[in-house]
Context: one part of a larger RNA
RNA sequence: CGUAGGAAACUUGAGAAGAUCUAUCCCUAGUACGAGAGGACCGGGAUGGACGAACCUCUGGUGUGUCAGUUGUUCUGCCAAGAGCACCGCUGAUUAGCUACGUUCGGAAGUGAUAACCGCUGAAAGCAUCUAAGCGGGAAGCACACUUCAAGAUGAGGUUUCCAUGGGGUUUACCCCGAGAGGCUCCCAGCUAGACCACUGGGUUGAUAGGCCGGAUGUGGAAGUGCAGUAAUGCAUGAAGCUGACCGGUACUAAUAAGCCG
Numbered sequence: 001c002g003u004a005g006g007a008a009a010c011u012u013g014a015g016a017a018g019a020u021c022u023a024u025c026c027c028u029a030g031u032a033c034g035a036g037a038g039g040a041c042c043g044g045g046a047u048g049g050a051c052g053a054a055c056c057u058c059u060g061g062u063g064u065g066u067c068a069g070u071u072g073u074u075c076u077g078c079c080a081a082g083a084g085c086a087c088c089g090c091u092g093a094u095u096a097g098c099u100a101c102g103u104u105c106g107g108a109a110g111u112g113a114u115a116a117c118c119g120c121u122g123a124a125a126g127c128a129u130c131u132a133a134g135c136g137g138g139a140a141g142c143a144c145a146c147u148u149c150a151a152g153a154u155g156a157g158g159u160u161u162c163c164a165u166g167g168g169g170u171u172u173a174c175c176c177c178g179a180g181a182g183g184c185u186c187c188c189a190g191c192u193a194g195a196c197c198a199c200u201g202g203g204u205u206g207a208u209a210g211g212c213c214g215g216a217u218g219u220g221g222a223a224g225u226g227c228a229g230u231a232a233u234g235c236a237u238g239a240a241g242c243u244g245a246c247c248g249g250u251a252c253u254a255a256u257a258a259g260c261c262g
Base pairs, nucleotide, nucleotide: 001152005163006162007161008160009159010158011157015149016148017147018146021049022048023047024046025045026044027043033038051106052105053104054103055102059100060099061098062097066093067092068091069090070089071086072085073084074083075082076081110144111143112142117137118136119135120134166177167176168175169174182261183260184259185258186203187202188201189200190199208254209253210252211250212249213248214247215246218242219241224237225236226235227234228233
């Protein structure tokens, strides 16, 4: 821009893409078959491999503004306590998130038309013949079925709801001015989204983000003081102190004000 008024929501599916895998073991059954050796079809069940999807409860990984320990050095006047730098200085743990080495699930069942092939009836050709007329069976393959996208499918589809069809000029075409559903700009955010855009949520009639409060989680026993010890250190106060992303609450801060399209 189109889809011959403008919007919002929900849809149909022409078409396209994906998936389609496979092994071993057990039962049937040491049965049918076979002199024996050996050893089934059909049917039922179990466990795997590779591949794929989703997720983070568990097991792990990471976890550079979490906690603790610790070395050197500089600084905060000194002690103590801390801060900076040294690969995040190093080391031990670790929330959320993201992940696989983790967990769960999938390729199941079925329908139709067929291929090779197997048949029924059956002439041409008194026989025979699956074929010439006619009628069956038959594959991991084909069309469906399963998952995803999908009306620019210009063949532009469908349903529901909302708004409007007002005024003026003009012979018409067309031009001008409004109203309006709705949308956008703008603003605040997003760990359901993300390179940007888009998408999603919210904008005071508000819990959208931050802050604050409470909780969880993690770390592992803060500082100060007291006591014991010559001291290093230990014990008590005290499951202490601190705690990113997690959960809940709370308008303290920021979502003001306004404009545009229609």
Background: This is a predicted structure of a 262-nucleotide part of an RNA (large-subunit ribosomal RNA, domain VI) from Segeticoccus rhizosphaerae. Taxonomically the source falls in Segeticoccus (Bacteria, Bacillati, Micrococcales, Intrasporangiaceae). It was read from a public genome assembly. Model confidence (mean pLDDT): 82 of 100.